SAM riboswitch aptamer (S box leader) from an uncultured Deinococcota bacterium, 98 nucleotides, folded computationally.
RNA sequence: UUUUAAUCAAGAGCGGAUAAAGGAACUGGCCUUAUGACUCCGCAGCAACCAGUUUUUCUGGUGCUAAUUCCAGCCAAAUUUAUUUGGAAAGAUUAGAA
Numbered sequence: 001u002u003u004u005a006a007u008c009a010a011g012a013g014c015g016g017a018u019a020a021a022g023g024a025a026c027u028g029g030c031c032u033u034a035u036g037a038c039u040c041c042g043c044a045g046c047a048a049c050c051a052g053u054u055u056u057u058c059u060g061g062u063g064c065u066a067a068u069u070c071c072a073g074c075c076a077a078a079u080u081u082a083u084u085u086g087g088a089a090a091g092a093u094u095a096g097a098a
Base pairs, nucleotide, nucleotide: 001098002097003096004095005094006093007092008091013043014042015041016040017039021032022031023030026073027072028071029070044065045064046063048062049061050060051059052058069090074087075086076085077084078083
């Protein structure tokens, strides 16, 4: 990197550094942000998967700590032609395979 499976409506902060953008890509919205967001480090926490275990506990490996994966975009159905529901596509995480 490709691929397979599962899950994605819950949950989780402080300090330091840095500095202007960020919320995966693109588009349209809507939010966050110098009352320093994003990112990195430390400590802490949450608890999804995997391994071990003295086995419903604890330890470890990843992961995660704004908003439903922030919402939508493609298809179908319902239909006050506005919205709702379902499915896909794409994405994220874990474990396996190539």
It matches the Rfam family "SAM riboswitch aptamer (S box leader)". Rfam describes the family as follows. The SAM riboswitch is found upstream of a number of genes which code for proteins involved in methionine or cysteine biosynthesis in Gram-positive bacteria.